[in-house]
Context: one part of a larger RNA
Molecule: large-subunit ribosomal RNA, domain IV
Organism: Nitrobacter sp. Nb-311A
């Protein structure tokens, strides 16, 4: 030089993608504890104070026949140290968003999350020799179970909600009607034969399922418009007008894990803010169980901020231990 420790003046995150690493913190007792809240929580939230020994005095337990031995705790008074939870061991704290209810669970050997799973909800098949699944098949699971059950599928606690569209694809219903296969029919037709026959061939018409074609269904799969004018200042447009369409996005949210232009604009916190929060709405290209929007707890998850605190840094020193270099 590396690597693992120790300690550092003055400042305190200026380090840095980011406080990443390393400090702080830490027990015990008493006080004291905020917004929110699903009333349990939050909470060891925060924030302070005391802790060692030697006396005195009470005070409670244990044992003991008693004399007394052990120990709790309160109060009073005094002693030493830099330091008294004297080593080890032992929580830094708050704030504000997003995501995901939550404990849990996954990529053994680069990813522990916002993915997975969850309880709760929905659709949906399923009458028992169930449905579904393995098996050729006998048989097995389902289940020694019977719809308050079993199987699939999809959401994902919990509040309030979950809006139109059945044109298409899918599913399910539908004693008519169109098509339609084997077969079934046999009008005719042709070979050949002297005929009887024998061999092709065949048109009407009877034929299922599905298809067509009627309807149902969106917590099926999925979809949810454009042009033009138009109000006494401008702007905008409650209104009109038209085109097309199965229906033209409710409600709630929106520069967001979704926003290209874009560092939008305002507003807030910095002396200074492509991030953060709060709003606005012009949503390229949200939006309602492919669940919308909110939420107390909880997260080794992300964002932004503050307080302590410190060699992350200004800027790097010494020191100890191993290596590695130099000599032997």
């Nucleotide at each position: 030089c590396u690597a693992u420790g120790u300690u550092g003046a003055a400042g305190g995150a200026a380090c840095u993608c980011g406080g990443c690493a390393a400090u702080u913190u830490a027990c015990c007792u008493c006080c004291g504890u905020a917004a929110c809240u699903u009333c349990g929580g939050a909470a060891u939230a925060a924030g302070g104070a005391g802790g060692a020994c030697c006396u005195c005095u009470g005070u409670c337990c244990g044992c003991g026949c008693a004399a007394g031995c052990g120990g709790u705790c309160a109060g009073g008074g005094g002693u030493g140290g830099c330091a008294c939870a004297g080593a080890c061991c032992a929580g830094g704290g708050g704030g504000u968003g997003g995501c995901a209810a939550c404990u849990g669970u996954u990529u053994a050997a680069c990813a522990a999350a916002a993915a997975c799973a969850c309880a709760g909800g929905g659709c949906u098949c399923u009458g028992c020799g169930a449905a579904a699944u393995c098996g050729c098949a006998a048989g097995a699971u389902g289940a020694c179970g019977u719809a308050u059950a079993g199987g699939g599928u999809c959401u994902g606690a919990c509040g309030c909600c979950u809006g139109c569209c059945c044109g298409g694809u899918g599913c399910c219903g539908g004693a008519a009607g169109g098509u339609u296969a084997a077969a079934a029919g046999g009008a005719g037709a042709g070979g050949u034969g002297c005929a009887a026959g024998c061999c092709u061939u065949g048109a009407a018409u009877u034929g299922a399922a599905g298809c067509c074609c009627c309807g149902g269904u969106a917590a099926a799969c999925g979809g949810c418009g454009g042009c033009c004018g138009u109000a006494a200042c401008u702007a905008u447009a409650a209104c009109g007008g038209u085109c097309c369409u199965a229906a033209g996005g409710u409600a709630g949210c929106g520069a967001a894990a979704u926003u290209c232009c874009u560092u939008g604009u305002c507003g807030g916190g910095u002396a200074a803010g492509u991030u953060c929060c709060g709003a606005c709405c012009u949503g390229c290209a949200c939006g309602a169980a492919u669940g919308g929007c909110g939420u107390a707890a909880u997260g080794a998850c992300u964002u932004c901020c503050c307080c302590g605190c410190u060699g992350u840094c200004u800027c790097c020193a010494a020191c100890a231990u191993a290596g590695a270099c130099u000599c032997a």